[in-house]
Model confidence (mean pLDDT): 83 of 100. The part of an RNA shown here (small-subunit ribosomal RNA, 3' major domain) has 483 nucleotides and comes from an uncultured bacterium. Its Rfam family is "Bacterial small subunit ribosomal RNA". The full RNA is in RNAcentral, with records from ENA and SILVA.
Context: one part of a larger RNA
RNA sequence: UGACGGGGGCUCACACAAGCGGUGGAGCAUGUUGCUUAAUUCGAAGCAACGCGAAGAACCUUACCUGGGCUUGACAUGUAUGGAUUAGCUCUUGGAAACAUGAGUGACGCCCUUUGGGUGGAACAUACACAGGUGCUGCAUGGCUGUCGUCAGCUCGUGCUGUGAAGUGUCGGGUUAAGUCCCUUAACGAGCGCAACCCUUAUCGCUAGUUGCCAGCGCGUCAUGGCGGGGACUCUAGCGAGACUGCCGGUGUCAAACCGGAGGAAGGUGGGGAUGACGUCAAGUCCUCAUGGCCCUUACGCCCAGGGUGGCAAACGUGCUACAAUGGCGUGUACAAAGCGAUGCAAUAUCGUGAGAUGGAGCAAAUCGCAAAAAGCGCGCCCCAGUUCGGAUUGGAGUCUGCAACUCGACUCCAUGAAGCCGGAAUCGCUAGUAAUCGGAGAUCAGCCACGCUCCGGUGAAUACGUUCCUGAGCAUUGUACA
Numbered sequence: 001u002g003a004c005g006g007g008g009g010c011u012c013a014c015a016c017a018a019g020c021g022g023u024g025g026a027g028c029a030u031g032u033u034g035c036u037u038a039a040u041u042c043g044a045a046g047c048a049a050c051g052c053g054a055a056g057a058a059c060c061u062u063a064c065c066u067g068g069g070c071u072u073g074a075c076a077u078g079u080a081u082g083g084a085u086u087a088g089c090u091c092u093u094g095g096a097a098a099c100a101u102g103a104g105u106g107a108c109g110c111c112c113u114u115u116g117g118g119u120g121g122a123a124c125a126u127a128c129a130c131a132g133g134u135g136c137u138g139c140a141u142g143g144c145u146g147u148c149g150u151c152a153g154c155u156c157g158u159g160c161u162g163u164g165a166a167g168u169g170u171c172g173g174g175u176u177a178a179g180u181c182c183c184u185u186a187a188c189g190a191g192c193g194c195a196a197c198c199c200u201u202a203u204c205g206c207u208a209g210u211u212g213c214c215a216g217c218g219c220g221u222c223a224u225g226g227c228g229g230g231g232a233c234u235c236u237a238g239c240g241a242g243a244c245u246g247c248c249g250g251u252g253u254c255a256a257a258c259c260g261g262a263g264g265a266a267g268g269u270g271g272g273g274a275u276g277a278c279g280u281c282a283a284g285u286c287c288u289c290a291u292g293g294c295c296c297u298u299a300c301g302c303c304c305a306g307g308g309u310g311g312c313a314a315a316c317g318u319g320c321u322a323c324a325a326u327g328g329c330g331u332g333u334a335c336a337a338a339g340c341g342a343u344g345c346a347a348u349a350u351c352g353u354g355a356g357a358u359g360g361a362g363c364a365a366a367u368c369g370c371a372a373a374a375a376g377c378g379c380g381c382c383c384c385a386g387u388u389c390g391g392a393u394u395g396g397a398g399u400c401u402g403c404a405a406c407u408c409g410a411c412u413c414c415a416u417g418a419a420g421c422c423g424g425a426a427u428c429g430c431u432a433g434u435a436a437u438c439g440g441a442g443a444u445c446a447g448c449c450a451c452g453c454u455c456c457g458g459u460g461a462a463u464a465c466g467u468u469c470c471u472g473a474g475c476a477u478u479g480u481a482c483a
Stems, first nucleotide, its partner, number of pairs: 001483002003480003007477001009475005015467002019430005026321008034312002042053002064307007073130001077129006088105004093100002109119004132296002135294003141290002143285003146281001148279001153192006159168003172183003198273004203241007213230002217228003244267001247261005310449001323423001327382007339370003344363002349358003389420001394415007436459007
C1' cells in the first nucleotide's frame, strides 16, 4: 500500500421490511446432467452455464456414426508439358446417390483471311509447388463479449512531507443520484469516468396538405370522405419554443443545497433508451472471423446415401396450460399501437363442419392486403360436481409445405378424456402506466416442433413505518503471525 475480520462508524441498492404475483406439487414444452448408443457432434459450469451459441436439426444445415466413392482434390495462385478438343449438348452400362465406364456432336478471341492455316486467353489433361482441416492449445494471441456496475470511482503533472516503500491532492464540515457542488485546507491544476451534448416520449407554435383528415357548402348512395371542394380539426414530418431551482417564502455558514408554493402540458435528472472509467475473474470464445506454435496429407481433407444430433429407470433449471363461478360455453356488439408484403401480402365471391381449396380485384403500399384485435360490454345457459373445470394421452379420418413428413413437421375434424381441488423445506420478480392481466406484430423461415426471443399497444393495482437483521456495494477508520 492492499487483502481479510462471525471489528466498530457513516451511506446506498426491490438488499430486507410492507405489499402483489409466481416457482418448488400436476401435465406438457424446452435446455442440462446422467444413462444408453455405431453415433447420440461440439462448446457454455456459482452469481455471470442450463428457452445459452441455435433469430428455425425431416434432406440440406452437420461439424457425429455406418456404408459407398475421390486424391493437385469442392475452392485459390503459380510453373512446366501436352494435344485439339475441352465448356455445353445427346446417349450407354453399373449404382442408393456420389462416382466410375463407353460413344457421338461440338463452341470462342486475335492474325493472315477462299476452303483453310497459324497463334492464344479462359478452360481441359498430366506432373509439381501447394490447396484443405468446425484437428489441438482461449494457459501463446488479436478482435469481440460477460461480470463487478451506470457502482463513483481510477489516475497524472508540478509542489510539499517522508531515509524509503509511499503519502498529500482524493482528507475534514455540509450537500448530491454522482470525486455533484460549496466551504475549509501544503497543496495548485489537469485527465479518464459523472453530468450535458444524441435518439425517443409528454405540450404548444410555424411551415407543408397527399395516399391522411372532414367543421362548414354542394353532389351522390341502401351505405361508406364515395365525389366537387376545404386546411379549420385529427394526423403525418421538418423546423422552432418550452424547464433553467428561472420566480416567491422558509431553513442553511450573506455558501452549495434542501423543504414548501406559484405559474405550467411537464419541476427539480419529467419518463424511457443509447452511452459502461482504471481495472478484476490466466472469466468466455482457436466452432463467427483473424492468427503464433503443434499435428493430419490416397486423410484428421473432399463428395454421396442412410442414420444420429429427437434415444429414456432417474435428477435439476427455464417456461406454457391448468386446478375453475372475479369462471367456462354460446350469441350479439365496441375501441389500439407497432410492424410486414413482389419467388410477396392477397380482398369480394364459390366449395368444405374445419384445417383449407378454387379463383384472382387491388397493392413496390399513410392509397391495397395481412387484419379478427383480445381482455371489455349486453343477453342466455351451466350451479360447485373431477363438473359444460382441465386438457394430457390414444384411435380414426383429413389439410398444407416440401424431391421426400417412418425414424422426425405443423394444423383440422370426430372419438377418447389422464394427472391436477392452489402445491413441503426452500426460493424468484416487481416501486407506476410499474406488477398483474389481454391480445397484435416481427426477425429466422419452403414448412415448423415458438409455449422461445425482440418489439407494440389495451385494461390497470397494492405497498414502502423504517434500516435492527439477510445479501451486495461505496467512504474513512481499527486489528492482523496474510501478500